[in-house]
RNA sequence: GCCUGUAGCUCAAUCGGUAGAGCAAUCAACUCAUAAUUGAUAGGUAGUAGGUUCAAAUCUUACCAGGCCC
Numbered sequence: 001g002c003c004u005g006u007a008g009c010u011c012a013a014u015c016g017g018u019a020g021a022g023c024a025a026u027c028a029a030c031u032c033a034u035a036a037u038u039g040a041u042a043g044g045u046a047g048u049a050g051g052u053u054c055a056a057a058u059c060u061u062a063c064c065a066g067g068c069c070c
Base pairs, nucleotide, nucleotide: 001068002067003066004065005064008023009022010021011020017054025041026040027039028038029037047063048062049061050060051059
C1' cells in the first nucleotide's frame, strides 16, 4: 500500500429500498430399526464505533482481526 470480515461451516445479494442458498442442526413422514430420501422449522440487524441519507451489508471515516506485496 492492496484485499477480506454476512447463519455453526462454505458463500451469495443488478445502480443504496429494509438479508438468502448449499451443507450442518431440530421435528415429522417413510422403515421392524438405522441409513438414504421427502416435507417442515429454527438460526444472523451484517468485525467494532461514528458520519451521510427518508432509507446503508452496499457510500464514507477511524479502529480491530486475518491474508498478500514493498
A computed fold for a 70-nucleotide RNA from a marine eukaryotic metagenome, annotated as transfer RNA. It matches the Rfam family "tRNA". By type it is a transfer RNA. The sequence is in RNAcentral, with records from MGnify. Model confidence (mean pLDDT): 82 of 100.